c-di-GMP-I riboswitch aptamer from Aporhodopirellula aestuarii, 79 nucleotides, folded computationally.
[in-house]
RNA sequence: UCCACGAAAGGGCAAAUCGGCUGCGAGGCCGAGACGCAAAGCUAUGGGUCCACCACCAGUGGAUCGCCAAGCUACCGAU
Numbered sequence: 001u002c003c004a005c006g007a008a009a010g011g012g013c014a015a016a017u018c019g020g021c022u023g024c025g026a027g028g029c030c031g032a033g034a035c036g037c038a039a040a041g042c043u044a045u046g047g048g049u050c051c052a053c054c055a056c057c058a059g060u061g062g063a064u065c066g067c068c069a070a071g072c073u074a075c076c077g078a079u
Base pairs, nucleotide, nucleotide: 004079005077006076012037013036017032018031019030020029021028022027035066041072042071043070045069046068047067048064049063050062051061052060053059
C1' cells in the first nucleotide's frame, strides 16, 4: 500500500412518532427524538413497492438508496 475481516478507539448517520413548511399524491425539507446501521455515504442503472394521469389493460411521468441487487467512494486497525 492492497484485499479480506469487524474486536477496540475516535467518531458518524438517524427509524417510528411529534411539531412546522411544502407537494394532487407517493413523498420531501427543517426541528425535536433514537429503532437501528461498518457504508443507514453517493448513483434511480436493473428489479420490487408506492403515487398521479387513464373507463380498463397497456403506456407515460414521478417517488422510495434505511426493500433487494449492482456501480463509485470512504475513517480506524485487534486479526